[in-house]
This is a predicted structure of a 71-nucleotide RNA (transfer RNA) from Candidatus Pacearchaeota archaeon CG10_big_fil_rev_8_21_14_0_10_34_76. The coordinates come from a structure-prediction model, not an experiment, and the mean pLDDT is 81. Taxonomically the source falls in Candidatus Pacearchaeota (Archaea, Nanobdellati). Rfam family: tRNA.
RNA sequence: GGGUGCGUAGUAUAAUGGUAGAAUGGCUGCCUCCAGAGCAGCAGGCGGGGGUUCGAUUCCCUCCGUGCCCA
Numbered sequence: 001g002g003g004u005g006c007g008u009a010g011u012a013u014a015a016u017g018g019u020a021g022a023a024u025g026g027c028u029g030c031c032u033c034c035a036g037a038g039c040a041g042c043a044g045g046c047g048g049g050g051g052u053u054c055g056a057u058u059c060c061c062u063c064c065g066u067g068c069c070c071a
Stems, first nucleotide, its partner, number of pairs: 001070007010024002013021001018054001026042005047063005
C1' cells in the first nucleotide's frame, strides 16, 4: 500500500428497519450483632460525521480505532 472482519454499560456480550436486553461489576434497601451469601430495586451503553427511510444499533459512504490475510 491492497483486501477483509470487528467497534453496544466499568468488563465480557445479545438484538437482520419499529420503546436497546441479559450476565457480571457499582449503588440503595430488606435480611444480619457486623460482614458475606440470598432477595428486591436503581443508575449506567449503540466509536465520530454524513446519507437513505415515516422511522437506523441495523442499510450505504467517509473518518478514527483494532484484528487477520496479501504485498